The RNA shown here (transfer RNA) has 75 nucleotides and comes from a Candidatus Altimarinota bacterium. The coordinates come from a structure-prediction model, not an experiment, and the mean pLDDT is 80. The source organism's lineage runs through Bacteria, Bacteria candidate phyla and Candidatus Altimarinota. Rfam family: tRNA. The RNAcentral record of the sequence draws on ENA.

RNA sequence: GCCGCCAUAGCUCAGUGGUAGAGCAUCGCCAUGGUAAGGCGGGGGUCUCGAGUUCAAAUCUCGAUGGCGGCUCCA
Numbered sequence: 001g002c003c004g005c006c007a008u009a010g011c012u013c014a015g016u017g018g019u020a021g022a023g024c025a026u027c028g029c030c031a032u033g034g035u036a037a038g039g040c041g042g043g044g045g046u047c048u049c050g051a052g053u054u055c056a057a058a059u060c061u062c063g064a065u066g067g068c069g070g071c072u073c074c075a
Stems, first nucleotide, its partner, number of pairs: 001071007010024004018055001026042005048064005
């Protein structure tokens, strides 16, 4: 220098045009003489940023930023 992949809740990830989700964590309740385990429920996201396409974009296109991987050249 070139190519590819990734960026979604505090963490790990799913969702590939039509209402943003799960597990863990966190908070509350139940339960226990009490604690842990267990059961039930709640809160929490401008889907990295900008632009485009579309009636409609986390999702498609272009660019930027950050992370990871591969390749090439010179010495």